[in-house]
A computed fold for a 146-nucleotide RNA from a Solirubrobacterales bacterium, annotated as c-di-AMP riboswitch aptamer (ydaO/yuaA leader). The sequence was found by an Rfam model in a public genome assembly. The model forms 92% of the base pairs in the Rfam consensus. It matches the Rfam family "c-di-AMP riboswitch aptamer (ydaO/yuaA leader)". From the family's description: This family represents a conserved RNA structure found upstream of the ydaO and yuaA genes in Bacillus subtilis and related genes in other bacteria. The ydaO/yuaA element is thought to act as a genetic 'off' switch for the ydaO and yuaA genes in its native state. It is believed that the element may be triggered during osmotic shock leading to activation of ydaO, a predicted amino acid transporter gene, and members of the yuaA-yubG operon which code for KtrA and KtrB K+ transporters. Its mean pLDDT, the model's own confidence on a scale to 100, is 76.
RNA sequence: UAACCGAAGACGCCGAAUCCCGAAUCACUCUGUGACCGGGAGCGGGGGAACCAAGUUUCUGGGGCGAACCCACUGAAUCAGGUGGGGGCGCGGCUCCUAAAGCGCCAGCCCGACAGCUAACCCCGUAGGCCGACCAAGGAGUUCGG
Numbered sequence: 001u002a003a004c005c006g007a008a009g010a011c012g013c014c015g016a017a018u019c020c021c022g023a024a025u026c027a028c029u030c031u032g033u034g035a036c037c038g039g040g041a042g043c044g045g046g047g048g049a050a051c052c053a054a055g056u057u058u059c060u061g062g063g064g065c066g067a068a069c070c071c072a073c074u075g076a077a078u079c080a081g082g083u084g085g086g087g088g089c090g091c092g093g094c095u096c097c098u099a100a101a102g103c104g105c106c107a108g109c110c111c112g113a114c115a116g117c118u119a120a121c122c123c124c125g126u127a128g129g130c131c132g133a134c135c136a137a138g139g140a141g142u143u144c145g146g
Stems, first nucleotide, its partner, number of pairs: 004146005011132001012130003018041005025035004042126006052116001061114001062111004069086006087106005094141005
């Protein structure tokens, strides 16, 4: 170095939403823990040149986060709702890929007349929610040991 064998996976899910450090104050189960505040790392998002794109669009306003969209029919000929079709997202336990089965989702919010891409640069977030059915297959890979 290669091959072979064996072992490991530290509760779980959606989501960027985790970790570290520090002062004062407050609370508590009190030599610590938690809340709040500030800073940093990591992760996530937006704005922003040249070149390229667009040479059209601007009340039919426009745009952003997110999987959360499109078409047809019905419905009071607009809406809500319903049905069907297409499309998208999540879930098997170490990680990734593949197709399949089953189950679930297709919401909500923001900017404020305004933004294509975009190096430098600038700005923002780091929440909230859930309760995990049964059942896997193949391939590739990580670490340790022999």